[in-house]
RNA sequence: GCGGGUGUAGCUCAAUGGCAGAGCUCGAGGUUUCCAACCUCGCGACGAGGGUUCAAUCCCCUUCACCCGCU
Repeated sequence: GCGGGUGUAGCUCAAUGGCAGAGCUCGAGGUUUCCAACCUCGCGACGAGGGUUCAAUCCCCUUCACCCGCU
C1' cells in the first nucleotide's frame, strides 16, 4: 500500500428499516443479629461525519480505532 472482519450500557452479547433488550456489575429497598446468597425496583449505550428514507443500530459513502490476511 491492497483486501476482509469487528465497533451497541462499566464488562460479555442480542436486535436483518418501525418505542434499543438480556446476563453480570453498580445504586436503592426487602430478607438476615451482621455479611454472603436470594427477591423487587432503578441508573446507564448504537465509534464519528454525511447521504437514502415518512422513519436508520440496520442500507450507501467517507473517516477513526482494533484484529486477520496479502504485498